[in-house]
RNA sequence: GCGGAUGGCUGGGCGAUCGCGGCGGAGUGAUCCGCCGAGGAAAGUCCGGGCUCCACAGGACAAGGUGGUGGGUAACGCCCACCGACCGCAAGGUCAGGGAAAGUGCAACAGAGAGCAAACCGCCGAUGGCCGCGCAAAACGCGGAUCAGGCAAGGGUGAAACGGUGGAGUAAGAGCCCACCGCCGCGACGGUGACGCCGCGGGCACGGCAAACCCCACCUGGAGAAAGGCCACGUAGGCAGGAAUUCCGAAAAUUCGGAGGGAUGUGGUCCGCAUCCCUUGACCUGCGGGUAGGCCGUUAGAGCUGAACGGCAACGUUCAGAGUAGAUGCAUGAUCGCUAUGUUUCGUACGCGGAACCACAGGACCCGGCUUAUAGGUCAUCCACCGAG
RNA sequence: GGCCCCAUCGUCUAACCCGGUUAGGACAUAAGGUUCUCAUCCUUGUAAUAGGGGUUCAAAUCCCCUUGGGGUCA
Numbered sequence: 001g002c003g004g005a006u007g008g009c010u011g012g013g014c015g016a017u018c019g020c021g022g023c024g025g026a027g028u029g030a031u032c033c034g035c036c037g038a039g040g041a042a043a044g045u046c047c048g049g050g051c052u053c054c055a056c057a058g059g060a061c062a063a064g065g066u067g068g069u070g071g072g073u074a075a076c077g078c079c080c081a082c083c084g085a086c087c088g089c090a091a092g093g094u095c096a097g098g099g100a101a102a103g104u105g106c107a108a109c110a111g112a113g114a115g116c117a118a119a120c121c122g123c124c125g126a127u128g129g130c131c132g133c134g135c136a137a138a139a140c141g142c143g144g145a146u147c148a149g150g151c152a153a154g155g156g157u158g159a160a161a162c163g164g165u166g167g168a169g170u171a172a173g174a175g176c177c178c179a180c181c182g183c184c185g186c187g188a189c190g191g192u193g194a195c196g197c198c199g200c201g202g203g204c205a206c207g208g209c210a211a212a213c214c215c216c217a218c219c220u221g222g223a224g225a226a227a228g229g230c231c232a233c234g235u236a237g238g239c240a241g242g243a244a245u246u247c248c249g250a251a252a253a254u255u256c257g258g259a260g261g262g263a264u265g266u267g268g269u270c271c272g273c274a275u276c277c278c279u280u281g282a283c284c285u286g287c288g289g290g291u292a293g294g295c296c297g298u299u300a301g302a303g304c305u306g307a308a309c310g311g312c313a314a315c316g317u318u319c320a321g322a323g324u325a326g327a328u329g330c331a332u333g334a335u336c337g338c339u340a341u342g343u344u345u346c347g348u349a350c351g352c353g354g355a356a357c358c359a360c361a362g363g364a365c366c367c368g369g370c371u372u373a374u375a376g377g378u379c380a381u382c383c384a385c386c387g388a389g
Numbered sequence: 390g391g392c393c394c395c396a397u398c399g400u401c402u403a404a405c406c407c408g409g410u411u412a413g414g415a416c417a418u419a420a421g422g423u424u425c426u427c428a429u430c431c432u433u434g435u436a437a438u439a440g441g442g443g444u445u446c447a448a449a450u451c452c453c454c455u456u457g458g459g460g461u462c463a
Base pairs, nucleotide, nucleotide: 001385003383004382005381006380007379008378009377010376012339013338014337015336016335017334018333020037021036022035023034024033025032026031039360043371044370046369047368048367049366050365051224052223053222054221058271059270060269061268063220064219065218066217067216068082069081070080071079072078083097084095085094086093087092098215099214103213104212105209106208120155121154122151123150124149127148128147130144131143132142133141134140163181164180165179166178167177182204183202184201185200186199187198189196190195228296229295230294231293238287239286240285241284242283246259247258248257249256250255251254260278261277262276263275264274265273304321305320306319307318308317309316310315342357343356344355345354346353347352390462391461392460393459394458395457396456399416400415401414402413409446418434419433420432421431422430439455440454441453442452443451
């Protein structure tokens, strides 16, 4: 110089006028004054919690989720460190990364053969048979074809063809045998562990897919601020339909206790539990009628910044410091002036001057994450290549 | 604000659950034939898995993210 990798920061500044929301103050009032007023993602609602109600969140089945190991955390599918596989020359990156010798299932097309493997082309034909010759015959020998048969090295098909490379061996071949690598089993050592490494043994038995069913381990009760609580106002105890309308004991004329039945209790089912009812009211379904106002929850929180200490790190502990967004038909906007950085364009006397443009997007109970969108600007560390000293 | 569902030719749909050959059908549309002409009818064609990524030998189908649309809740 050029090309990359990783992790951060920033997302214009000052002012004027009009306007909007909240809080405080002044004024009888109209109104006036002061202060504050979106983000790194406020977004998607994809995970995890706090909080609230149902039972304190119970049991069984079902359903769903997660998935290397160790740690962090309130918790997580998040984060950190490590292990393994793959990609990259490297810095680094990606991985739903448990189980395929528990079972079921799938593999289209092509191909001879696709899950207990098989034999299309091919190679061989040692062995048994056939033909010819040596020799007239048998035995034997040589040669030929390849009928039986042997083989799976090579070709071909496919995403995938039942260990790989080399050698020995053979009729030709083959883990048939040998060396190395891979695989499996056992043992020793290192590590908390995933795992690594070494030695011995085995000739290889056990292919892929579980983001297919499934198995194993762990996790999850449901609903969500329209949760939930309080006040005020209004309307009624309306009409139709729906189950059982029991039993025992005690005191006594209405209660208590037990059994049984019914209804409801937040969203799969059953049990359990709680409340209510069983001679008169409660509950369920449909219809009809009414009200749709206010307050709380609601913003100080597992929060932020800095330092020290512990830890490789995520993070933790202690100390110190700063700190007013809270709407509810839903505020944070519009116009203008000066100006910073960059880009484009025009004019240049090369000093500069003029004009235009400058992202994604906006709270709604609150946090921790992830993911997605984002004009640009900027910082740090590291890697590869080229050139020069 | 919360929760749930859907997306395939121009239109209506099948295949999706349980992955497999060239995504099938109807209407519409284009060309040709039949007819004196039009319609009907016959033959042939064009035309789609919302976008991106992952798992797999292979994805419309399974998983994740995004985009668009719809439903429901005092």
Molecule: RNase P RNA; transfer RNA
Organism: Planctomycetota bacterium